Notes: This is a predicted structure of an 85-nucleotide RNA (c-di-GMP-I riboswitch aptamer) from Desulfosporosinus sp. NCBI's taxonomy places the organism under Bacteria, Bacillati, Clostridia, Desulfitobacteriaceae, Desulfosporosinus.
[in-house]
RNA sequence: GUGCGAAAAAGGCAAACUUGACGAAAGUUAGGGACGCAAAGUUACGGGUCUUCCAUUUUAGGAUGAUGAUCGCCGGACUACCAAA
Numbered sequence: 001g002u003g004c005g006a007a008a009a010a011g012g013c014a015a016a017c018u019u020g021a022c023g024a025a026a027g028u029u030a031g032g033g034a035c036g037c038a039a040a041g042u043u044a045c046g047g048g049u050c051u052u053c054c055a056u057u058u059u060a061g062g063a064u065g066a067u068g069a070u071c072g073c074c075g076g077a078c079u080a081c082c083a084a085a
Base pairs, nucleotide, nucleotide: 005082012037013036017032018031019030020029021028022027035072041078042077043076045075046074047073048070049069050068054065055064056063057062
């Protein structure tokens, strides 16, 4: 230095639920709150999943489609604290 992630320290993030705001929805965001997380930091690049204002289709019910959302679903890329065998 790289990989791995034992111990300790400093600190970090924040699931469910809940209140306000935004959104057609999925969901996002701010406060409260902690289930967990060593990348639960960044990035929708590949796959997956969720949603359908709208578009196409259908006699209708409905069906199909992200350009929407999710990185706390998996993989990739980039960056990073501590640090033993």